[in-house]
RNA sequence: AACGUGCUCCGGGGUCGGUGGGAAUCCGAACCGGCGGUGACAGUCCGCGAGCGUCUCGAUUCGUCGAGAUGCCGAUCCGGUGGAAAUCCGGAACCGACGGUGAUGCGAGGCGCAGCCUCGCUAGUCCGGAAGGGAGGCAGCACGGU
Numbered sequence: 001a002a003c004g005u006g007c008u009c010c011g012g013g014g015u016c017g018g019u020g021g022g023a024a025u026c027c028g029a030a031c032c033g034g035c036g037g038u039g040a041c042a043g044u045c046c047g048c049g050a051g052c053g054u055c056u057c058g059a060u061u062c063g064u065c066g067a068g069a070u071g072c073c074g075a076u077c078c079g080g081u082g083g084a085a086a087u088c089c090g091g092a093a094c095c096g097a098c099g100g101u102g103a104u105g106c107g108a109g110g111c112g113c114a115g116c117c118u119c120g121c122u123a124g125u126c127c128g129g130a131a132g133g134g135a136g137g138c139a140g141c142a143c144g145g146u
Base pairs, nucleotide, nucleotide: 001146003144004143005142006141007140008139009137010136015029016028017027018026030125031124032096033095034048035047036046037045043094044093051072052071053070054069055068056067057066058065059064076092077091078090079089080088098128099127100126105121106120107119108118109117110116111115
């Protein structure tokens, strides 16, 4: 020093302008990128977490809560360098959980149909669950340890 157990700590980022009575949701531009792995650094490769659903078990103040299993879960190419890069450099793209809000757009239905009404969907950056959880950490401490 590896490794094991327990505890502690850490553990997700990002906005301006325009129009307007009204939009941080429209339009324009800008900006952001969790964790482990991968021959060399990854939002887009391989996995994981977060989020949403179903089932089972347990708890319950009957509101829910916890554990386990299982399903769903986005997006990249070209050129260069190199022993090695879908990870670097140059260029051009793309993506973004759930709930809320909706002057836009799309869809469905309705009416007394040049019009209007209702419903559904429509935000990565706003508000909320969340002062939460969390993959994990080459962060610390204690004990064990060949």